[in-house]
Context: one part of a larger RNA
């Protein structure tokens, strides 16, 4: 001086309480593990692996299997040697390849040759997702958005070291204020930056529509107020009033304000910890293959399944489910795209074919909500697995092994043991919309909006965590 302690003492965290909703029990989705195989590629493994690296494995991606080929190689440089390059036909064959075949002879030039490319040969090398994350860099994750984590100089102590930083408030904060052998200072805090709440200026198109007109229709003409848009300012600072306090940091209550006391959310993570994670993004040091551990091809394979466990989706119902009706959204993406409106098709979709590189035009129907009908508590008009049958799309190609349609088929399941998980306000909970990825092909993800709660007395107690401090046979 750290560290620990079933010492102690303040204090905080959805940590426990108080509430709401799950998960464990079904069924399917996924993801691990474990068996299996020829392979089921590799990693990632308490918290902080397990709908994780994957924003998307029919081929392709693949990196693994089985076969069949290549060997200066699919790529980089540098030598020689022949052809422009580059094309069009056939055979052989799972294809890589192999062999035969047509067209064309361009560009520059001192006329020797050169440039690009293309084949053949020579070796220097090329190649390796091959091993070590315990050789590394770089980038991550966690403790933890926790408030600490250190200097200088000075000063106390042989010395390790201590002091600052402790201590009396106080704060979300080592935030502040007083004290004080301390005095100042860095790096964290916050504050600057995004975004969202409110006005004003300026701009009014493609966006908006109060007034006169018009009209099915902000449709026109008009209008520039409103909304909005999207620049620039304003606005909040405990600033003002009262009370506690120590006359002080600040705390409480109150005005007036759209907003009050960090206004909500995001970016943003100190010294350091775990030899935490990546050699498979990348980048690199050693070791190791070099007619193979490198490179192409076809076909499996990553999708197997006695089982077991993460994460999720649908449910079980009536605050439901089914059928008709009608209303409000936000954010985004669109040319090899988005696809109106009209035909057909029960439909998936198909034919046709306006319009828009978009505040114009599409996708687009928001959906729970409301309003009516029907169902009566049943394994049901609940639930939708499975299976059989016909399809319809996408793509050389849905057998392994896609997504969607429609008929028909109707499992399991009546709220789940021990247990265990999430959230304190526009939150949980439901309810739908987009997007990335991506031909196709989400129940995951990442945003978006609607409807909208219960509760929280408290800090004994459990989990982490900050500060004093107290004991140690530990370091």
């Nucleotide at each position: 001086u750290g560290a620990c302690g079933g010492g102690g003492g303040c204090c905080c965290g959805c940590a426990c309480a108080a509430g709401c909703g799950g998960u464990g029990g079904a069924g399917c989705a996924u993801g691990u593990g474990g068996u299996u195989u020829a392979a089921u590629u590799c990693g990632a493994u308490g918290c902080a692996a397990c709908g994780c690296g994957a924003a998307g494995a029919a081929c392709c991606u693949u990196a693994c299997c089985a076969u069949c080929c290549c060997u200066u190689g699919a790529c980089a440089u540098c030598c020689u040697g022949c052809g422009a390059a580059c094309u069009u036909u056939c055979u052989a064959g799972a294809g890589a390849u192999a062999g035969a075949u047509u067209g064309g002879u361009g560009c520059c030039u001192u006329c020797g040759g050169g440039a690009a490319c293309g084949c053949a040969g020579u070796g220097a090398c090329a190649g390796g997702u091959g091993c070590u994350g315990c050789a590394u860099g770089g980038c991550u994750g966690u403790c933890g958005u926790c408030a600490g984590c250190u200097c200088g100089u000075g000063u106390c102590g042989u010395g390790a070291g201590a002091u600052g930083u402790u201590g009396g408030g106080u704060u979300a904060a080592g935030u502040c204020c007083c004290g004080c052998a301390a005095c100042g200072a860095g790096c964290g805090c916050a504050a600057c930056c995004c975004u969202u709440a409110u006005c004003a200026u300026u701009a009014g198109u493609u966006g908006c529509u109060a007034c006169c007109a018009u009209u099915u229709a902000g449709u026109u003409g008009a209008g520039a107020a409103c909304u909005c848009u999207a620049a620039u300012g304003a606005g909040a600072c405990u600033g003002c009033c009262g009370g506690u306090g120590a006359u002080a940091a600040a705390c409480c209550g109150g005005a007036g304000g759209a907003a009050g006391g960090c206004g909500g959310g995001g970016a943003c993570g100190a010294c350091g910890u775990c030899a935490a994670g990546u050699c498979a993004u990348c980048a690199u040091g050693g070791c190791c293959c070099u007619u193979a551990u490198g490179g192409g091809a076809u076909g499996g394979g990553c999708u197997a399944c006695a089982c077991a466990c993460g994460u999720g989706c649908u449910a079980c119902a009536a605050u439901g489910g089914g059928g008709g009706g009608u209303a409000c959204a936000a954010a985004g993406a669109g040319c090899a795209g988005c696809c109106a409106a009209c035909u057909g098709g029960c439909a998936a979709c198909a034919g046709u074919g306006c319009g828009c590189g978009a505040a114009u035009c599409u996708c687009a129907a928001a959906a729970a909500a409301c309003c009516u009908c029907u169902c009566g508590u049943a394994g049901u008009c609940c639930g939708g697995a499975u299976u059989g049958g016909a399809g319809u799309c996408u793509g050389c190609a849905a057998c392994u092994c896609g997504a969607c349609u429609c008929c028909a088929u109707g499992a399991a399941g009546u709220c789940g043991g021990a247990a265990u998980c999430g959230c304190u306000a526009g939150u949980a909970a439901u309810c739908g919309c987009a997007a990335a990825u991506c031909a196709g092909a989400a129940u995951g993800u990442u945003g978006c909006g609607g409807u909208g709660a219960a509760u929280a007395c408290g800090u004994u107690c459990c989990c982490g965590g900050g500060c004093c401090u107290u004991g140690u046979a530990c370091a």